[in-house]
Molecule: Glycine riboswitch aptamer
RNA sequence: AAGACCGCUGCCGGAGAAACUCUGGAGAAUCCCGCAAGGGUACCGAAGGUGCAAGGGCAACAUGCCCGAAUCUCUCAGGUCAAAGGACAGAAGUACAGUU
Repeated sequence: AAGACCGCUGCCGGAGAAACUCUGGAGAAUCCCGCAAGGGUACCGAAGGUGCAAGGGCAACAUGCCCGAAUCUCUCAGGUCAAAGGACAGAAGUACAGUU
């Protein structure tokens, strides 16, 4: 000096589903509106989390137990105009093992 995977940094792309409804604190002033917060119904899956196939292990005739991936599954969490977030993906920078 070069330097893979992973990591970190910012940049770019990035789907789905009610701008539903009720109560309603502040404001306002006693009517309407209605930011916070909470409830209800319906829905979505791509933060996170749950479940498991092949396969593997334990056990030894019981057909069990354990490990075990995803954009699959569930919908706990989260979300349902936009914004934000966003799995995943792209290029760049940075750091670095072995090695040269």